[in-house]
RNA sequence: GGAGUCGACCGAAUGGCCGCAGCCGCGGAUCCGGUGGAUUGCGAGGUUGAGGAAAGUCCGGGCUCUAUAGGACGGAGUGCCAGGUAACACCUGGGGGACGCGAGUCCACGGAAAGUGCCACAGAAAAUAUACCGCCGGUAAUGAUCGGUAAGGGUGAAAAGGUGCGGUAAGAGCGCACCGCGCUGCUGGUAACAGUGGCGGCAGGGUAAACCCCACUCAGAGCAAAACCAAAUAGGAAGACAGGCAGUUUCGGCUGUAACGUGUGGUCCGCACGGUCUUCGGGUAGGUUGCUAGAGGCCUGUGGUGACACAGGUCCCAGAUGAAUGGCCAUUCUCGACAGAACCCGGCUUACAGGUCGACUCCCUCC
Numbered sequence: 001g002g003a004g005u006c007g008a009c010c011g012a013a014u015g016g017c018c019g020c021a022g023c024c025g026c027g028g029a030u031c032c033g034g035u036g037g038a039u040u041g042c043g044a045g046g047u048u049g050a051g052g053a054a055a056g057u058c059c060g061g062g063c064u065c066u067a068u069a070g071g072a073c074g075g076a077g078u079g080c081c082a083g084g085u086a087a088c089a090c091c092u093g094g095g096g097g098a099c100g101c102g103a104g105u106c107c108a109c110g111g112a113a114a115g116u117g118c119c120a121c122a123g124a125a126a127a128u129a130u131a132c133c134g135c136c137g138g139u140a141a142u143g144a145u146c147g148g149u150a151a152g153g154g155u156g157a158a159a160a161g162g163u164g165c166g167g168u169a170a171g172a173g174c175g176c177a178c179c180g181c182g183c184u185g186c187u188g189g190u191a192a193c194a195g196u197g198g199c200g201g202c203a204g205g206g207u208a209a210a211c212c213c214c215a216c217u218c219a220g221a222g223c224a225a226a227a228c229c230a231a232a233u234a235g236g237a238a239g240a241c242a243g244g245c246a247g248u249u250u251c252g253g254c255u256g257u258a259a260c261g262u263g264u265g266g267u268c269c270g271c272a273c274g275g276u277c278u279u280c281g282g283g284u285a286g287g288u289u290g291c292u293a294g295a296g297g298c299c300u301g302u303g304g305u306g307a308c309a310c311a312g313g314u315c316c317c318a319g320a321u322g323a324a325u326g327g328c329c330a331u332u333c334u335c336g337a338c339a340g341a342a343c344c345c346g347g348c349u350u351a352c353a354g355g356u357c358g359a360c361u362c363c364c365u366c367c
Base pairs, nucleotide, nucleotide: 001363002362003361004360005359006358007357008356009355010354012332013331014330015329016328017327018326020049021048022047023046024045026043027042028040029039030038031037032036051338055349056348058347059346060345061344062343063222064221065220066219070269071268072267073266075218076217077216078215079214080094081093082092083091084090095109096107097106098105099104110213111212115211116210117207118206119205132153133152134149135148136147137146138145161179162178163177164176165175166174180202181200182199183198184197185196186195187194188193226289227288228287229286236280237279238278239277240276241275244257245256246255247254248253260274261273262272263271296315297314298313299312300311301310302309303308333336
């Protein structure tokens, strides 16, 4: 000097004039009433006011409600180990595998000896494996034919585990060595695993993001949840089903049980509640709470490899509801990207013009 990897931040700026929404107090007006309070579409002030993703609605929760009373089946999700967290499919660290010269990045990472299925075409054959070419033997040779073979060749993503040596008529784990595979001992590690030793010629491979098996977890619906207040209407009209049994009775009814119906994922059992369902017609759809002080932000210290935890200090930073931050002017330069909360929070994924900072890796050159 160039090329990269990982992490963090900004994301038009400044000034002036008008204009919005919340909160706070002041003044005015009105009302109640007695030195206070309430209301207000009044006036002038103070203060705060969209994001790193507010997007996607893919996960996890807080919160609210369903009676909280459950159990089984079924269904869904996750899938190496250990931690973090309110929790998670997230994050951190480690193990294994793949990619990269490297800094680093990615993984849908339990089980194929429980079972079933699939592996097109090509090829002899894709599994109860087979023998196309080839090699060897019988035959004088060739051919035909018979037998042996799976080492060589071909097909293919994949063909009786791989390489080498011996052996053989030619070969083959047929034998041996090493590797692979299976079982197992020891050492290290919390563990996943790693190293090392012994035994065994050894179940032909792949695929579970195929069905399946194993382990763990799981009620549902959602702020249009839900709670309260006020007002209005017509306690409207018609129809269908059920009203069985037992006890009691002041004969109005009550209690139990059966049938039926309802009950926030499906089925069954249980449990609770109850008359249930259909059609026509009418009223209301207004206000308040929920609604922002939090699993909160920032700083410091301690512990930890880290995610993070603990302790101390400090701050209050949107709460709209046809939906608040807009308009005009001037100046500057990096000439302005993706893009607007609607109950809240922790993640993941996606989009992003331009700019700034830190650490690390590789290449070239010079000293």
Molecule: Bacterial RNase P class A
Organism: Gammaproteobacteria bacterium